[in-house]
Context: one part of a larger RNA
Molecule: small-subunit ribosomal RNA, central domain
Organism: uncultured prokaryote
């Protein structure tokens, strides 16, 4: 190269934009690159093959013919790709009026709780735990009742509901601001779909600088448990959990299921339009569309399952895989302040 594959057996990048290639909707016509055909040259000989012939046969040797699937050059076709050029709307998309949303960003406001602090009552234990201890308290605690500060984090509503491309997003309001959807059908008219390099976002710990610390809580310390207890449990406690600007770039970043697209039996829920009925109602029915979920027919699948949101029938572009251990390591390399990430081996040995 052919070729099998990637939900769980090795395997889908953490998600997005996008570049180059890749591939691309319906008609007309032109061309003739690509593609068909014919012909003309040319494709050395020897060897392969075929038929014959000479050495007694063979091997060898010789004649012929095929064959050289290729290339130039030329005429011819004109379906499909390609190119010009013209048109079309069923893909894309953009105007209009709307609907729902914890989608993002600033900024203010607000309750209960937690703890601390000041003051009253009040008195002798409290708090913990299987059981206890350390803690804390007669210098007045725990309870309790008024004030006060300060941080963080938003019960109820809440739901296999909602939005987000993925991480993610939950208290109210302003303001700013991105994307979906449904309905009508005005506009442009292929303008698309993928994407190596690439380039931005990307929980949570870390990590630099300044802050801010209520509650929690790595590390630490003490008390128990235990043969021992560098642990589970208990009492305290720094980093860190927060805010600002910067870094890092990782995850069981999971649907372990790339992305777009076209086809292919049903039914039940829920959620967000749109239009219809009627007894106008927090209604009812059935239709139609976009999500989200349970089941399932056909097929599928090594089974488990999957099953119009496919893992089914195809097409299109990209990534990744090739037997276990060494190893996701070393070596370089790029990138980071560093932790480290990214790429990524062999030896050896089952």
């Nucleotide at each position: 190269c052919u070729g099998g594959g990637c939900g769980u057996a090795a395997a889908g990048c953490g998600c997005g934009c996008g570049u180059a290639g890749g591939c691309g909707g319906c008609c007309u016509g032109a061309u003739a690159a690509g593609u068909u055909g014919g012909a003309u040259g040319u494709g050395a000989a020897a060897g392969c093959c075929c038929u014959g012939g000479g050495c007694u046969c063979a091997a060898c040797c010789u004649a012929g013919g095929a064959a050289c699937u290729g290339c130039a050059u030329u005429c011819a076709a004109a379906a499909c790709u390609g190119u010009c050029a013209g048109g079309c709307u069923a893909g894309a998309g953009u105007a209009u009026g709307g609907u729902a949303g914890a989608g993002g960003a600033u900024a203010g406001u607000g309750g209960a709780a937690u703890u601390u602090c000041c003051g009253g009552u009040g008195u002798a234990g409290c708090g913990g735990u299987g059981a206890a201890a350390u803690g804390c308290g007669u210098a007045g605690a725990u309870a309790u009742c008024a004030g006060a500060a300060g941080g963080a984090a938003c019960a109820u509503c809440a739901g296999u509901g909602g939005c987000g491309a993925a991480g993610g997003c939950g208290a109210c309001u302003c303001c700013c601001u991105g994307g979906c959807c449904a309905a009508a059908g005005a506009c442009u008219g292929a303008c698309g779909c993928u994407c190596a390099u690439g380039u931005g976002c990307g929980a949570a710990a870390g990590u630099g600088u300044g802050g801010g610390u209520a509650g929690c809580g790595a590390a630490c310390a003490g008390g128990a448990u235990u043969a021992g207890a560098u642990a589970c449990c208990c009492u305290g406690g720094u980093a860190g959990u927060c805010c600002a600007c910067g870094c890092c770039g990782u995850a069981a970043a999971c649907g372990a299921u790339g992305u777009c697209a076209a086809c292919u039996a049903g039914c039940u829920g829920u959620u967000g339009g749109a239009g219809g009925g009627c007894u106008u109602g927090u209604c009812c029915c059935g239709c139609u569309u976009g999500g989200u979920a349970a089941c399932g027919u056909a097929g599928c699948u090594a089974a488990c399952g999957c099953g119009u949101g496919a893992a089914g029938u195809u097409g299109a572009c990209c990534g990744c895989c090739u037997g276990g251990g060494g190893a996701g390591u070393a070596c370089g390399a790029u990138c980071g302040c560093a932790a480290g990430a990214u790429u990524a081996a062999a030896a050896c040995u089952c």